[in-house]
């Protein structure tokens, strides 16, 4: 210098003018007997005012409401190598194993397929306790040829799985021996399985030795194992207010039995039955439960609403994620929904000029995008730029 | 703001992981003097997009894109 990898950060700056939302101070009007306080309006040398993703709503929590409690039995959903971090997670960190790259480094839903079940289309002889189409080999009937040894054709009986062919996948690979032909049939090497023992918290790694090789794939198919999980969501919910309460019709299920009383309508008790936010069971409570439609009410205000697993700095522990101590700061709260517009200078990008200077002129005025209860993550979108570490190659000293 | 559902031919929709299909529409031919109807034949597809699992994906999984519905 070129090509790349990883991590982190910024994502226009300054000034002026005009606006918007909100907090505070001051003043005025109104409510109130007054005070405290509240509402509205005006004003100010006053303060604050979008993001790294505010997005998608994909996970995990806080918070609020619903639900009588327990068991965690069944069911449903989710997660899935090991260890750690965390309020928690499907997130993060560090390892292990597998795959890719010359390398820095990157990717992996990465438990279990001898608990069981299912599936493996088409093709192919055979697709899951497999099988023999072509083929190779042995025997043999008949026929043909040959003097003969024997050869050939068709068929039958048997042996084989080396070769061909099908397929995503055909029950180890190469070589030598062996054989009628073959074959882990035997041997050597490679692969595979089991593995005493050793290292490691573990995943896992190493490995003496043993076994001729058996055990195909699929669990993002059912399933098994381990662990986790009530439901709904700030349009949750509470208060003010006449105002979410109560009413009517209809359908389904249950409307059963016994006893007592009665003013003859009914009422009470016991059992059964039903309901109780997935089901079941137990306890307990209640006595009708569930659905659809009609009718009625609000389309107002306040709270929830922002100080929090908070930011920044520093020290300590830890490889790291992260944790702890100390100091310091307060940093949007709108609700037809504020956070904007114009100008100047600089910076940035593009084009041009010649006087080649960190010069001049012109143009662009810029990416993705915008809070809505709040946090921790993930994913996705993003013009341009900066910093740090590392890898490969080339050149020079 | 929050919660759900759906994307397959021009339209409306089916589709146990192994051929992409039905009805209507369209085209051609026949029937008719002509048209409609009817009959026969035919064309037309990025299964919204991108990855992953699998031998194999419309289907299973994940992430995006678009459309629709509900709430106080």
């Nucleotide at each position: 210098c070129c090509a790349g990898c990883u991590g982190g950060c910024c994502g226009g700056a300054c000034g002026g003018c005009c606006g918007c939302u909100u907090g505070g101070g001051c003043g005025g009007a109104c409510c109130u007997u007054g005070g405290c306080g509240g509402u509205c309006c005006g004003u100010c040398u006053c303060g604050a005012g979008a993001g790294g993703a505010a997005a998608g709503u994909c996970c995990g929590g806080g918070c609020u409401c619903c639900a009588u409690g327990g068991a965690a039995a069944a069911g449903c959903g989710g997660u899935g190598c090991c260890g750690g971090g965390u309020a928690a997670c499907g997130c993060c960190c560090g390892g292990c194993g597998g795959g890719g790259g010359c390398g820095a480094c990157c990717c992996c839903a990465g438990g279990g397929a001898c608990a069981g079940u299912g599936c493996c289309a088409c093709a192919g002889a055979a697709a899951g306790c497999a099988g023999a189409c072509c083929g190779c080999c042995g025997g043999u009937u008949u026929c043909g040829g040959g003097c003969g040894a024997c050869c050939g054709a068709c068929g039958c009986c048997g042996g084989c799985a080396a070769g061909g062919g099908u397929g995503a996948a055909a029950g180890g690979g190469u070589g030598c021996g062996g054989u009628a032909a073959g074959a882990g049939c035997g041997c050597a090497c490679c692969g595979c399985g089991c593995g005493a023992c050793c290292g490691g918290c573990a995943a896992c790694g190493g490995a003496a030795g043993c076994g001729g090789c058996a055990c195909g794939g699929u669990a993002a198919a059912c399933c098994c194992c381990a662990c986790c999980g009530g439901g709904a969501g700030c349009a949750a919910a509470a208060c003010c207010g006449a105002a979410u309460a109560g009413g009517g019709a209809u359908g389904g299920c249950a409307a059963c039995g016994g006893c007592c009383u009665c003013a003859a309508g009914g009422g009470g008790c016991c059992g059964a039955g039903g309901u109780g936010a997935u089901u079941u069971c137990c306890a307990c409570a209640c006595c009708g439960c569930c659905g659809u439609c009609c009718g009625g009410g609000u389309u107002g205000g306040u709270u929830g609403c922002u100080a929090g697993a908070g930011g920044c700095g520093u020290c300590c522990g830890g490889c790291a994620a992260c944790g702890g101590g100390c100091g310091u700061c307060c940093c949007a709260g709108a609700u037809g929904a504020a956070u904007g517009g114009c100008c100047g200078u600089c910076a940035c990008g593009c084009g041009g000029g010649c006087c080649u200077g960190u010069c001049c002129c012109g143009c662009g005025c810029u990416a993705c995008a915008g809070a809505a209860c709040c946090c921790g993550g993930c994913u996705u979108a993003c013009a341009g730029g900066c910093c740090a570490g590392c890898u490969g190659g080339c050149g020079c000293u | 703001g929050g919660g759900c559902g759906c994307g397959u031919a021009g339209c409306u929709c089916a589709g146990c992981g192994g051929g992409a299909g039905a009805g209507c529409a369209c085209u051609a031919c026949g029937u008719u003097g002509a048209c409609a109807u009817c009959g026969u034949a035919g064309g037309g597809g990025u299964c919204g997009c991108u990855g992953g699992u699998u031998c194999a994906a419309u289907c299973c999984c994940a992430g995006c894109c678009g459309c629709g519905c509900c709430c106080a």
About this RNA:
The prediction has a mean pLDDT of 76. Predicted 3D model of RNase P RNA and transfer RNA as a complex of 469 nucleotides. Rfam match: Bacterial RNase P class A.